[in-house]
RNA sequence: CUCUUAUCAAGAGUGGCUGAGGGACCGGCCCGAUGACGCCACGGCAACCUGCGAACGCAAGGUGCCAAAUCCGGCGAGCAAGAUCGAAAGAUGAGGG
Numbered sequence: 001c002u003c004u005u006a007u008c009a010a011g012a013g014u015g016g017c018u019g020a021g022g023g024a025c026c027g028g029c030c031c032g033a034u035g036a037c038g039c040c041a042c043g044g045c046a047a048c049c050u051g052c053g054a055a056c057g058c059a060a061g062g063u064g065c066c067a068a069a070u071c072c073g074g075c076g077a078g079c080a081a082g083a084u085c086g087a088a089a090g091a092u093g094a095g096g097g
Stems, first nucleotide, its partner, number of pairs: 001097008013042005021031003025074004043066003048062003051058002070089001075086003
């Protein structure tokens, strides 16, 4: 990088450093000098894999995550309308090439 598969309306933040963009892409909308994003430390959530456990489960290890539904939409169907349904794209885990 790519393939398969599962999940994505729940949940979980403080401090330090830095200093202007950030929320994948496009449109919208939002976050941001009352310091966002990022990095580090500590803390937490969760339970995909390992582990323990007869099971429910636990949370030690490997990931992941801690604004907003994956923030909403984008393509198709349907509808008076839309927290509608499905797909695509994306993210994460596990396995494979």
The RNA shown here (SAM riboswitch aptamer (S box leader)) has 97 nucleotides. It was read from a public genome assembly, where an Rfam model found it. The coordinates come from a structure-prediction model, not an experiment, and the mean pLDDT is 86. Rfam family: SAM riboswitch aptamer (S box leader). From the family's description: The SAM riboswitch is found upstream of a number of genes which code for proteins involved in methionine or cysteine biosynthesis in Gram-positive bacteria. The SAM riboswitch acts at the level of transcription termination control. The predicted structure consists of a complex stem-loop region followed by a single stem loop terminator region.